[in-house]
Predicted 3D model of a 75-nucleotide RNA (transfer RNA) from a Coriobacteriia bacterium. Its Rfam family is "tRNA". About the family: Transfer RNA (tRNA) molecules are approximately 80 nucleotides in length. Rfam links the family to the GO term triplet codon-amino acid adaptor activity. The sequence is in RNAcentral, with records from ENA. The same sequence occurs in records of 2 taxa.

């Protein structure tokens, strides 16, 4: 230097252009002499930035930024 994927909650992963969700932590509760584990509640998000398309974008185009793999080149 061409190319692919991947960016979503503190972390790991969901979401077919139609109300952003799950386990895990966290808070608060029951249960227990008391811990734990287990049950039951809750908080948590400018979906990486920027712009665009659409009545509507995490999703689709375009463009930066990081990552994570291929070819190529050069030594």
């Nucleotide at each position: 230097g061409g190319g692919a994927c991947c960016a979503u909650a503190g972390c790991u992963c969901a979401a077919u252009g139609g109300c952003g969700g799950a386990g895990c932590a966290g808070g608060g509760g029951a249960c227990u002499c008391a811990u734990a584990a287990u049950c039951c509640u809750u908080u948590g998000g400018u979906u990486g930035g920027g712009g665009g398309u659409u009545c509507g974008a995490a999703u689709c185009c375009c463009u930066c930024u990081g990552g994570u793999c291929c070819c190529a080149c050069c030594a």